[in-house]
RNA sequence: AGAGUUUGAUCCUGGCUCAGGAUUAACGCUGGCGGCGUGCCUAAUACAUGCAAGUCGAACGGAAACCUACGGGUUUUAGUGGCGAACGGGUGAGUAACACGUAAGUAAUCUGCCCUUAAGACGAGGAUAACAGUUGGAAACAAUUGCUAAGACUGGAUAGGAAGCGGGGAGGCCUCUCGCCGCUUUUAAAAGACCUAGUUUCUAGGUAUGCUUAAGGAGGGGCUUGCGCCAUAUUAGUUAGUUGGUAGGGUAACGGCCUCCCAAGACGAUGAUGUGUAGCUGGACUGAGAGGUUGAACGGCCACAUUGGGACUGAGAUACGGCCCAAACUCCUACGGGAGGCAGCAGUAGGGAAUUUUCGGCAAUGGAGGCAACUCUGACCGAGCAACGCCGCGUGAACGAUGAAGUACUUCGGUAUGUAAAGUUCUUUUAUUAAGGAAGAAAACAGCCCGGCGAACCGGGCUUUUGACGGUACUUAAGGAAUCAGCCCCGGCUAAUUAUGUGCCAGCAGCCGCGGUAAUACAUAAGGGGCGAGUGUUAUCCGGAAUUAUUGGGCGUAAAGGGUGCGUAGGCGGUGAAGUUAGUCAAUGGUGUAAUGGCAGCGCUUAACGGUGUCCGGCUAUUGAAACUGCUUCACUCGAGUGAGAUAGAGGCGAGUGGAAUUCCAUGUGUAGCGGUAAAAUGUGUAAAUAUAUGGAGGAACACCAGAGGCGUAGGCGGCUCGCUGGGUCUUGACUGACGCUGAGGCACGAAAGCGUGGGGAGCAAACAGGAUUAGAUACCCUGGUAGUCCACGCCGUAAACGAUGAGUACUAAGUGUCGGGUUCCCCCGGUACUGAAGUUAACACAUUAAGUACUCCGCCUGAGUAGUACGUACGCAAGUAUGAAACUUAAAGGAAUUGACGGGACUCCGCACAAGCGGUGGAUCAUGUUGUUUAAUUCGAAGAUACGCGAAAAACCUUACCAGGCCUUGACAUGUUCGUGCAAUGCAGUAGUAAUAUUGCGGAGGUUAUCACGAUCACAGGUGGUGCAUGGUUGUCGUCAGCUCGUGUCGUGAGAUGUUAGGUUAAGUCCUAAAACGAGCGAAACCCUUGUCAUUAGUUGCCAGCAUGUUAAGAUGGGGACUCUAAUGAGACUGCCAGUGACAAACUGGAGGAAGGUGGGGAUUACGUCAAAUCAGCAUGCCCCUUAUGGCCUGGGCUACAAACGUGAUACAAUGGCUGUGACAAAGAGUAGCUGAAACGCGAGUUUUUAGCCAAUCUCAAAAACGCAGUCUCAGUUCGGAUUGAAGUCUGCAACUCGACUUCAUGAAGUUGGAAUCGCUAGUAAUCGCGAAUCAGCAUGUCGCGGUGAAUACGUUCUCGGGGUUUGUACACACCGCCCGUCAAACCACGAAAGUUGGCAAUACCCCAAAACGGUCGCUUAACGGACUCCGGUCCGAGGGCCCCGUCUAAGGUAGGGUUGAUGAUUGGGGUUAAGUCGUAACAAGGUAUCCCUACCGGAAGGUGGGGAUG
Repeated sequence: AGAGUUUGAUCCUGGCUCAGGAUUAACGCUGGCGGCGUGCCUAAUACAUGCAAGUCGAACGGAAACCUACGGGUUUUAGUGGCGAACGGGUGAGUAACACGUAAGUAAUCUGCCCUUAAGACGAGGAUAACAGUUGGAAACAAUUGCUAAGACUGGAUAGGAAGCGGGGAGGCCUCUCGCCGCUUUUAAAAGACCUAGUUUCUAGGUAUGCUUAAGGAGGGGCUUGCGCCAUAUUAGUUAGUUGGUAGGGUAACGGCCUCCCAAGACGAUGAUGUGUAGCUGGACUGAGAGGUUGAACGGCCACAUUGGGACUGAGAUACGGCCCAAACUCCUACGGGAGGCAGCAGUAGGGAAUUUUCGGCAAUGGAGGCAACUCUGACCGAGCAACGCCGCGUGAACGAUGAAGUACUUCGGUAUGUAAAGUUCUUUUAUUAAGGAAGAAAACAGCCCGGCGAACCGGGCUUUUGACGGUACUUAAGGAAUCAGCCCCGGCUAAUUAUGUGCCAGCAGCCGCGGUAAUACAUAAGGGGCGAGUGUUAUCCGGAAUUAUUGGGCGUAAAGGGUGCGUAGGCGGUGAAGUUAGUCAAUGGUGUAAUGGCAGCGCUUAACGGUGUCCGGCUAUUGAAACUGCUUCACUCGAGUGAGAUAGAGGCGAGUGGAAUUCCAUGUGUAGCGGUAAAAUGUGUAAAUAUAUGGAGGAACACCAGAGGCGUAGGCGGCUCGCUGGGUCUUGACUGACGCUGAGGCACGAAAGCGUGGGGAGCAAACAGGAUUAGAUACCCUGGUAGUCCACGCCGUAAACGAUGAGUACUAAGUGUCGGGUUCCCCCGGUACUGAAGUUAACACAUUAAGUACUCCGCCUGAGUAGUACGUACGCAAGUAUGAAACUUAAAGGAAUUGACGGGACUCCGCACAAGCGGUGGAUCAUGUUGUUUAAUUCGAAGAUACGCGAAAAACCUUACCAGGCCUUGACAUGUUCGUGCAAUGCAGUAGUAAUAUUGCGGAGGUUAUCACGAUCACAGGUGGUGCAUGGUUGUCGUCAGCUCGUGUCGUGAGAUGUUAGGUUAAGUCCUAAAACGAGCGAAACCCUUGUCAUUAGUUGCCAGCAUGUUAAGAUGGGGACUCUAAUGAGACUGCCAGUGACAAACUGGAGGAAGGUGGGGAUUACGUCAAAUCAGCAUGCCCCUUAUGGCCUGGGCUACAAACGUGAUACAAUGGCUGUGACAAAGAGUAGCUGAAACGCGAGUUUUUAGCCAAUCUCAAAAACGCAGUCUCAGUUCGGAUUGAAGUCUGCAACUCGACUUCAUGAAGUUGGAAUCGCUAGUAAUCGCGAAUCAGCAUGUCGCGGUGAAUACGUUCUCGGGGUUUGUACACACCGCCCGUCAAACCACGAAAGUUGGCAAUACCCCAAAACGGUCGCUUAACGGACUCCGGUCCGAGGGCCCCGUCUAAGGUAGGGUUGAUGAUUGGGGUUAAGUCGUAACAAGGUAUCCCUACCGGAAGGUGGGGAUG
C1' cells in the first nucleotide's frame, strides 16, 4: 500500500466482499513448563451456611471464676458510658441532570478526630440500667416494685463568644466587611490515671492524656456559575410556584426552598417541551492524522442497597450488614404474634454460548478502638482453579546415501517423502530424585545504657523476639534423548498439487463461485504451505471506506438544482482615514490527581512486569502588538438606485370591431348517389342528399406576414383599434452615497387535465354506440357522439414545470449570423444562435450565455428493489398534494463509449434471386429412398436449407451388423510362458447330422538340437457394445462469397480505431487517385489439367493425296508422311494496337487484326471462421461396459412386410406422333475365372459342338439412336399408353418359394397435360437422342462418363430469397429461435389495515389516608429547676416534657376518563422470493400505432384513448 466482483470487451459511477489490528470473549480439535495479569457482559433474579465492625476495665457500679500471705489481687465481661459504625468493600438499576469533565466563585457556608495560639475547669443536686423480686408471653420481648454508680444527666457562678441599640474608625467586587468603646439580654466545663514528697486518712508538687471557650490552619464537604456533554421535528409550542417583587418562615448557607399578597411574566427554530437510549470521566481499541468506537481491570466523581415513603441520632446519613411505616416475597409459630434482606468474601439455585475456592494469614501495607500490650479487619497480602490474555523456555545438536523399508504418484525408466529415519558422536534447558537455601523485618513491647533541669516523660544505642506464602524463588548433584506437537489451509483474491472415490447426488462456500463420469474447489490419501502450545470458527469495534468527504466527495446524461419570483431571520460584503481591542497573534503565571502513553536511564538471567526523571494539544489570569476581520465615527464613487433624452416588443388587463372557413336554417337550380377506406361497411340520400347559387343564424380560432425573430421571473404571449399599466435597452453623467448579494421558514404567481356555481356550445372530442380488422381486438382505421374545450367568479398546485445545467460577482483566444440602440461606416453597449482555442470532463460534450478559473449564499444526493409506498401530520369540496420510513429481498442496478449481431431502419452492389423465356415436379402407373405402422426380426446411421436413387460403385446364401434354433469357451484371429504327448496337418473319398461338428480310409508338406502339430495352464484375444457433447482424421454448408488478419507508426485513459475509409473501377480488399499511414500475409488472380489454332519431331496396330498391284467390294498389298489422327515439345492473347469517355489515372465502350478478345470454354484448387453440423458402423483412439458372452461358428428367416404420408426418378397421356421397311453419321470406354466373331439350332431370350481373333490405335463388345426416305394409322382411351395378371420358357448361380433379370404368347389398368404451391437452366447451355464404364456369378429407370441433334429469352433491379459494403437505432452478446411486461393459479416470507383482546409508561381529577414532620390544643400525665406552705413525711402552683385529639402535607392503594407505546387478532391489502403453470405481447429496431411525463375516463391483464408538455 491494495485486491475480487456488473461487460463479449472498455472507462466511469456505485455498492457488496477480503487481506490488518483488538476483545472481561465463547465454541471445535489439541495441550509440556514458568512469570505477570484477568475471570457473571445474561436475572439490580432468589438466596441455605459461615465469616465481612468493633473496641476501651487507664470512664462506671456490679457479677462470675481462680489465686491469696486473708490486706487483697488476677482474669472474663452482660449492662451504663465514650469513640467508631457516614470509612473501607460491592453494583451500575435509575439519571440527558450543575450528574460528570474543566475553569471559576462563595463578601451566602459547615467541619468530629489532627496541628498551632490564648484562656479556663468553681460549687451543688436528683435520678437510672445492671442487680433482686413479682407478673405476662410459644417466642421475640415486655410490664411493675425496690436498691445503686459514673467522664451519664440537671440547675447555679465566672469568662470569652453571640444577639440588639448607640457612638466613633478603617477597608473597598459599598446587597457590605473588619477592629474599638458603652448599655441591655443570653450562654460553658469533668474529671479520671500515673509519679514524687510529706503526717496512714488527706494535702502539696509534677507529667502525659482527656474536657470547656475563643481565634487560626490543614484536610474534607455544601451551594452557585461560564463552557463542554446521544438520537428524534412522523415531538412545535411549554409553563400557575410557573417568572419576578414586598414581607415573613426555614436552612450551616443563597434561593419560590416554603407561605400570604402584588405584577404577568419565563422558556423556545442557536430546537423549548415530549419520547427513546445511556452512569460520567482519566483512559482503552483503531487510525498516517483528523476522527470513529468504547467506558472490563486500575484511579476520580455520582447514584443505589428487595420496592416506595419518612425522619431520628450525629461533626458528618436521610445511613448496604441502624430505626419507623406501606408493598411483594421467604421463614418460624402454641395462630395470639414475630423474624429477614449477599449489587461485602466464599458458596447455592436459576438464567445463559459463558466466568473460579463455602482456602491460608493478619507476616507486610492500610483502617477502627485503646496510654499500651493488644483485639477486630473476606480491606489487604497470599495460595487454589481456568491456555482467558501477554511474555519467555522446551520437545534435542552435529555427522550420516545402499538415497533402506513402508507409503503415494508414474510416461514403468523413475520421482517424492528425504539427511528425514536407522546408525555414530555429543549436550542435559525442562521434567524426576536428592541436598543446600534467601530477600520480603521496619518496628512496637521487655531488659540494659546514654542525653535533656529530669523520677515519671521524650529521644538515641545495644540485646531479645515476630513469615501466611513456604522448605517457595534460587544454587548444586545424579542418570539418561531419555518425559513433551498440534491446528488450519492448498480454484482466484492468498503462500501451498497430485491420485482415488462421488456424478447438480453427497457436499463446499468470506466474495466470485465449484459438483450433471477424466472435480488442483466435495470426501479420503500422499505431498506441500502457514502459525505453533496453540490453531481455526463465530460474535463485536476501528481500519481499508475519499462509502457522510473539516483535513477529503459530489448534483447536464450515473443518486442529486427547489416550477418561478418577492422577501424575513441568518450568512457574506466596495474605496480612504481615525479610534477601539471582541476575534487574532506573542510573552508570562495558575491549573491540567496518580496510573496509562511518548522519550532517556534503571531493577527482576531476558521479556512481559516494575521503578526513576521529563513531556503532555485544554481551560483560565495578567501584560503587550494592531496588519486582517468585527464595532464606532468621518469621508468617497466605480457596486446599486434616481433623474433627463430617445427607443424595440405576440409583456399584462379591459372594451370595441373585422374578414376567411366549418356547421346549421330558408329558398332556387339539379338528380342518384354521397361519404369513407389499403379494401369495405356502419352512416346519409327520391320525404330530393352530395354539388351549386343567394340570404340568414351562431360559436370558436385568427391563414399569408412568420424567421434557429421578439417580449416576459417562470407558466406563457400572435387579426385590428382604443384606454389603463409593468419591465427592459441605449445615450447623457445632474442627484443619493454601499442603500448590495443570497435567502431557512413565510408570501405571491404557476401549462394541461380536474372540481364547484351560473352562462355558452360552431368545430373538435375522453367515456359510450355501431362498422371493420383479427385467433381474440375492451386498440390502431371508419361513422356518430356526451362531459370537456369557450366566458365569469372561486378552488386545485402538479408536468420530461427541461438548457434534465440555482442565484450573484470577477477573470480567461477568436470567428460568423441575427434583433435593439448609439456612433457613423472604425467601432461600442445589450440580447440571441452557431463554429471553435486554452482549460474541464468517465466519455459524450461544454467552451465570455462555461459544464473553465475563483469567491459568497441557498437547495439537494449517498447501492438497487420495497417506494414516493405504509403510518402519522398539514392543506384540499373531491381527485389528491406536501412531508416521508421500515421489515424483507438482492450482488448488482446504472452512465458514456467500443466491437459485433439484429431491425416489419436508410443507402449501395452482386447472384438463374426476381423478371423475360424453355422444359419440368405437384394429378396417373411403376421404380427407388424415408416416415409411420406391423413384426421374432423388419440391423444401424443420415433429419430445414446442409436427411430422404443418402452411407449402399449392386441385401436370394454370403454380405449382415437383426431374429429363432443348434453348437464352442485361451476361443475364428495375434504374441508370449509352463507342462505333457508324438505320427500326423491341408487335401481327396465316405458315414451320422439341416449344418457347424464328430468320425473312418487314402495320402505324406513341415518337424524330431522338437522352432511343427495336438491337449492342458496362465497372461490375454474378441466386441458393427456406449459416448461424434472426451477426440484424431475426413466431410457438408455459408461460399469460389470477397473477405480474414498481422508488424511498425499514429490517434484514443481504454475497449478499440486507422491501415481495410473516401472518389472512381472490377468477377474480385481487382486496380488507380486522395488520405497518418507505410508495408506484409492467408484468400481473389496467376501457376496445373483439358478443349479450341498453328508449327516442329515421330509414323504403328492409325492414315492414304499422289505412283503402282488388286477385289463384286474393302489401305487388302508395294510404298508414302502430304492430310486426318496419335503424343511429346513449342508458338499464340498481353487491353498489346486504334478511336472515344474518364481526372493526363485505373478502367470502360467501340473497332482492327486474329482460330480465339477482354478470366476464350470447362475442370481441379474452398481464406479466418460459423453450425458442441455429420461420422466411435470406413479407419484410428481416451474412458466406461461384456468375458461359458454384448465374443465365435452354423442352418433357416429378416433387412424385400403395407390402411397411409412425403421426396427423387422412369414411362406416358400421342400426329413435331405410333408402327413397318429401308438408308446413314459418333465419341469415350472395357476385355483372360474375360470380350467373344463366324457357322448351326430356336419366333425370341438364348443354346450347342466345332472353330477363328484379341493381354488390344491390330480382335471383340458394337447395332449407335434421334435423323433421312417410302408406306400405313386419322384423333379414338385409339395401331396412344403400357401397368397388372395368366401360361410357357431362357440365363446366372449349391440354391431363384419368401426374393433375380430376361424372352414369347395372351391380358390391356390408370392416364386426354395435372389445384395451391414449387424446381432446373443464359449456349454447344436447356430440351431431346442413344452409347459406355464401375460395382457385379446374376440383377439399374440409380450413379459416373461420352458423343449426336440443338433452341428461346434477359426491358431491367420495384418486389421474393441469399450474400458483400457503408450508415443509423438498440434495454440483444446463448447475440431476434434475443430480451422482456402485467393479471391469474401455487408455495413460502416479512409488513400494513382491522371488530376487538391484553400489557407497559407518564400525567390529570377525586376517594382513602400509614409512619413521620410542623402547627394547634379541651383533657390526662409528669424525677431534677423556680416559687409558696409545711406536721420536714411532703403538698400546691409555675416553667418545660410526654400521651390522646385536631389541622396541614403525603407513600402505597382505589375509582374515572383520556394520552402514549407494545403484543396479539377472524378477515383483508398490496409487496418480495421461487429451472421448466395459464392468458396475452406493453417495452427494447420506426418493436411493427415513436416513446415518455402530468392529468381525466375506460378496460381480464400488460394497457388504450382524450387534453397539454418533453426529445431521452
Molecule: small-subunit ribosomal RNA
Organism: Ligustrum ovalifolium